[in-house]
Molecule: Glycine riboswitch aptamer
Organism: Spiribacter salilacus
């Protein structure tokens, strides 16, 4: 020096499922009255039902072992998280650092 892999950055791509219902409440923000003080939505709080899997987490097969038990995911479950936009998102692509190992 090059190359695999492997770890962290940075950019870039990124899917699925209610912009559900009910209640609180208007401090915030638009509207709508102004009768001098209220209604509405929106965002916010709480619970209820449905759903989704690609943060994390947990199960297991073939195979090892033969007492236990090791043992994988993009499969399975849905604690967790998620169900307009935003964030997040496994995974992928380019870069650049470090690190084993091969030449």
């Nucleotide at each position: 020096g090059a190359c695999c892999u492997g770890a962290c950055a940075g950019c870039g791509g990124g899917a699925g499922a209610g912009u559900u219902c009910u209640a609180c409440g208007c401090a915030u923000u638009a509207g709508c009255a102004c009768a001098c003080g209220g209604c509405u939505a929106a965002g916010g709080u709480a619970g209820g039902c449905g759903c989704c899997g690609a943060a994390g987490g947990a199960g297991c097969a073939a195979c090892g072992a033969c007492c236990c038990c090791g043992g994988a995911a993009u499969c399975u479950c849905u604690c967790a998280g998620g169900c307009a936009c935003a964030c997040g998102g496994a995974c992928c692509g380019c870069u650049g650092u470090c690190a084993u190992g091969u030449u």